[in-house]
RNA sequence: UGAGUAAACCGGGUAGUCGCAGGGGAUCGGAGAAAAUCUCCUGAGGAAAGUCCGAGCUCCGAAGAGCAGGGUGCUGGGUAACGCCCAGUGGGGGUGACCCCAAGGAAAGUGCCACAGAAAAAAACCGCCCCACACUUAGCCCAGGUUGGGUGCGGGGUAAGGGUGCAACGGUGCGGUAAGAGCGCACCAGCGGCUGGGAGACCAGUCGGCUAGGUAAACCCCACCCGGAGCAAGACCAAAUAGGAGGGAAAUGACGUUGCGCGCAGAUUCCUCGGGUAUGGUCGCAGGAGGUGCCAGGCGACUGGCAUCCAUAGAUAGAUGACUACCACCCCGAUUCAUGCGGGGGACAGAACUCGGCUUACAGGUUUGCUCAAUAA
Numbered sequence: 001u002g003a004g005u006a007a008a009c010c011g012g013g014u015a016g017u018c019g020c021a022g023g024g025g026a027u028c029g030g031a032g033a034a035a036a037u038c039u040c041c042u043g044a045g046g047a048a049a050g051u052c053c054g055a056g057c058u059c060c061g062a063a064g065a066g067c068a069g070g071g072u073g074c075u076g077g078g079u080a081a082c083g084c085c086c087a088g089u090g091g092g093g094g095u096g097a098c099c100c101c102a103a104g105g106a107a108a109g110u111g112c113c114a115c116a117g118a119a120a121a122a123a124a125c126c127g128c129c130c131c132a133c134a135c136u137u138a139g140c141c142c143a144g145g146u147u148g149g150g151u152g153c154g155g156g157g158u159a160a161g162g163g164u165g166c167a168a169c170g171g172u173g174c175g176g177u178a179a180g181a182g183c184g185c186a187c188c189a190g191c192g193g194c195u196g197g198g199a200g201a202c203c204a205g206u207c208g209g210c211u212a213g214g215u216a217a218a219c220c221c222c223a224c225c226c227g228g229a230g231c232a233a234g235a236c237c238a239a240a241u242a243g244g245a246g247g248g249a250a251a252u253g254a255c256g257u258u259g260c261g262c263g264c265a266g267a268u269u270c271c272u273c274g275g276g277u278a279u280g281g282u283c284g285c286a287g288g289a290g291g292u293g294c295c296a297g298g299c300g301a302c303u304g305g306c307a308u309c310c311a312u313a314g315a316u317a318g319a320u321g322a323c324u325a326c327c328a329c330c331c332c333g334a335u336u337c338a339u340g341c342g343g344g345g346g347a348c349a350g351a352a353c354u355c356g357g358c359u360u361a362c363a364g365g366u367u368u369g370c371u372c373a374a375u376a377a
Base pairs, nucleotide, nucleotide: 001373002372003371004370005369006368007367008366009365010364012327013326014325015324016323017322018321020043021042022041023040024039025038026037027036045348049359050358052357053356054355055354056353057230058229059228060227064262066260067259069226070225071224072223073222074088075087076086077085078084089103090101091100092099093098104221105220109219110218111215112214113213125162126161127158128157129156130155131154133152134151135150136149137148138147139146140145170188171187172186173185174184175183189211191208192207193206194205195204196203197202234283235282236281237280244273245272246271247270248269249268256264290309291308292307293306294305295304296303297302329345330344331343332342333341
């Protein structure tokens, strides 16, 4: 200097004019309140998005437990909790810094692995070897016999070589064999035992017989976890009525906040048609698992202590805005030693009960650590 990787931050500033929402104060007003005027303070994010998780909170359940159903899935920690975060183990990618993993069980069972191939979990297509028979040929010996080769057919052995396939009943090499094969041996992988280390996942060593494909992001098994509904939850005020009509269920048990049955409790309840009021107002609605600073502990996530801050949005067809000027940033053009000039641009995107996460989107810019390459000293 370039490329990469991990993390953090900004994503406009200043001034003026006008306007909006919530609050504090004053004036005016009046019995009081409201309205009005003035002034001061505050006013949309890192994702407010997605609605994918977890909770706080509200309501139902006297009382539940079980099954069904759903979720998570290496180990240990953190947290209110989580499917999140941190550290580690195993596996994969990368020269590396780093990044990724839907990471329990295939010897509990049931499935699936198209086509090709003999065969996809117990099989032989081509081959290789042995034996017998038939034919043929060469050598030796006169015939006959013997030795070797070739062809055909039958029987037996084989799974090393070739073929098919993503994958073929461990891999490579040596020995051995009629030819082969863990048949034997060496090294490696897998499985199991023992010993040691570690809280544990797991790691290391050693011994063993030789070997039990893949798939559970298929059903399933195992371990752990889970009441339901949700701020349009819910509470109060106001208003109004036809405690209407019909049909069903019900002490042999109505209704009882997912489903099923059991249990508990014990009297109403379901459907259809029809009528009236409000489609209103107040609260919920922001002081918290809160923010910030310092100290201590911890590799870290985070925890504890002390101090301090909160008139730090609270709307309800839904406020948080518009304009002007200058400056800053980025891009382009011409010009210039530089300065200076002109034009253009500014991303993703708007709170609606709140909080902890994850995922997705993002023009431009700043800072720091680490890795690799080249060069110079």
Predicted 3D model of a 377-nucleotide RNA (Bacterial RNase P class A) from a Dethiobacteria bacterium.
Taxonomically the source falls in Dethiobacteria (Bacteria, Bacillati, Bacillota).
The model forms 96% of the base pairs in the Rfam consensus.
It is recorded under the gene name rnpB.
The coordinates come from a structure-prediction model, not an experiment, and the mean pLDDT is 79.
It matches the Rfam family "Bacterial RNase P class A". Rfam's curators write: Ribonuclease P (RNase P) is a ubiquitous endoribonuclease, found in archaea, bacteria and eukarya as well as chloroplasts and mitochondria. Rfam classes the family as a ribozyme.